[in-house]
RNA sequence: AGUAGGGAGGUGGGAAGCUAGGGGUUUCCCAUUCCGCAAAUCCCCUUCGGCGGGCCGUAUGCCGUUUGCGUUGCACGCAUGCAUGUCGGGCCCUCGCCAAAGCGUCGAGGUCUUGCCUCCAGUGGCGGUCUCACGUAUGAACCGGGCCAGGCCGGAAGGAGCAACCCUAAGUAUGCGCGGCUGUGCUCUGGAGAUACAGGGCUGAGCAGAGGCGUGGACAACUCGGCAUGCUUGCCUGCGGCUAGAUCGGCUCCUGCU
Numbered sequence: 001a002g003u004a005g006g007g008a009g010g011u012g013g014g015a016a017g018c019u020a021g022g023g024g025u026u027u028c029c030c031a032u033u034c035c036g037c038a039a040a041u042c043c044c045c046u047u048c049g050g051c052g053g054g055c056c057g058u059a060u061g062c063c064g065u066u067u068g069c070g071u072u073g074c075a076c077g078c079a080u081g082c083a084u085g086u087c088g089g090g091c092c093c094u095c096g097c098c099a100a101a102g103c104g105u106c107g108a109g110g111u112c113u114u115g116c117c118u119c120c121a122g123u124g125g126c127g128g129u130c131u132c133a134c135g136u137a138u139g140a141a142c143c144g145g146g147c148c149a150g151g152c153c154g155g156a157a158g159g160a161g162c163a164a165c166c167c168u169a170a171g172u173a174u175g176c177g178c179g180g181c182u183g184u185g186c187u188c189u190g191g192a193g194a195u196a197c198a199g200g201g202c203u204g205a206g207c208a209g210a211g212g213c214g215u216g217g218a219c220a221a222c223u224c225g226g227c228a229u230g231c232u233u234g235c236c237u238g239c240g241g242c243u244a245g246a247u248c249g250g251c252u253c254c255u256g257c258u
Stems, first nucleotide, its partner, number of pairs: 001258006009056003012030005020046005034053004061251004066246002070242006077235003081231010092217002095214004102207002109203007117193006124186001125184006132177001134175005144167003152159002
């Protein structure tokens, strides 16, 4: 140096999730990567999975340069939305000023009064209910009274007497009256209130006000804006982490035979 056989090692990565932690199964992403088995109330471990097979094994291993699909951390900034806080404005109340249109000597406004209206009390009316008295009707074959056909008793005079009929008792129904209680879209009286509307008396020149500006208050809710803080989402920039793949350079075990 050649050839053959073997060893270490390798035969994708990131994020999420899970875990004390690591790796895997799971989900997603980038790449397209040897196969099989088990694994989310999970599997194997205590170190970068376990078991079995295949392949590479001077390279498909190891170290480093450059690049890099993708992923991710932090910071600043911008935008977006949400929450909280705070400040200011609006909305709301009071007062003042200005004031458009309008009303007013055919009477503004004020005051007095009356009506209407609300509440309370009372008289009366009406309704309901209860007690009592009275009227009417009805009401006794079960034990009232009258009159008593038939029948019964008696020699007769006559007697007792059932039913029907009449009357009445308790009772029932109804009416009316006095009274009690109660209700009231009613009447009247009195009192209190309200002041919108209407009438009248007196007085006699203002009234009212869309809107604007301002003062003070309230700020519970709602709304607008500013600021602060926190969070969500997206983007830009910067600095980092991991990284499949590519690229370049370097490094690497043992044995047999020739």

A computed fold for a 258-nucleotide RNA, annotated as Bacterial large signal recognition particle RNA. Rfam family: Bacterial large signal recognition particle RNA. Rfam's curators write: The signal recognition particle (SRP) is a universally conserved ribonucleoprotein involved in the co-translational targeting of proteins to membranes. The family's RNA type in Rfam is non-coding RNA gene. Of the family's consensus pairs, 91% are formed in the model. The coordinates come from a structure-prediction model, not an experiment, and the mean pLDDT is 76.